Overview
This is a predicted structure of a 72-nucleotide RNA (transfer RNA) from Erythrobacter aureus. It matches the Rfam family "tRNA". Rfam's curators write: Transfer RNA (tRNA) molecules are approximately 80 nucleotides in length. By type it is a transfer RNA. The literature on the family includes a 1997 paper in Nucleic Acids Res by Lowe and Eddy, "tRNAscan-SE: a program for improved detection of transfer RNA genes in genomic sequence". The organism belongs to Erythrobacter, within Bacteria.

RNA sequence: GCGGGUAUAGCUCAGUGGUAGAGCUCGUGCCUUCCAAGCACGAGGCCGCGGGUUCGAACCCCGCUGCCCGCU
Numbered sequence: 001g002c003g004g005g006u007a008u009a010g011c012u013c014a015g016u017g018g019u020a021g022a023g024c025u026c027g028u029g030c031c032u033u034c035c036a037a038g039c040a041c042g043a044g045g046c047c048g049c050g051g052g053u054u055c056g057a058a059c060c061c062c063g064c065u066g067c068c069c070g071c072u
Stems, first nucleotide, its partner, number of pairs: 001071007010024004018055001026042005048064005
């Protein structure tokens, strides 16, 4: 330099055009003599950045940035 993949909650990941979700973690409560486990409720993301398409974009298109893989 070229090609491909990836970027969504504190972490790991779903979500393939119509109000952003799960597990783990964290907080509170219940339970327990206490802890753990279990149960209930809750907190937490303008979806990497900038444009475009569309009535409407996490999702489609273009560019940029970070990371990973391959080629030269």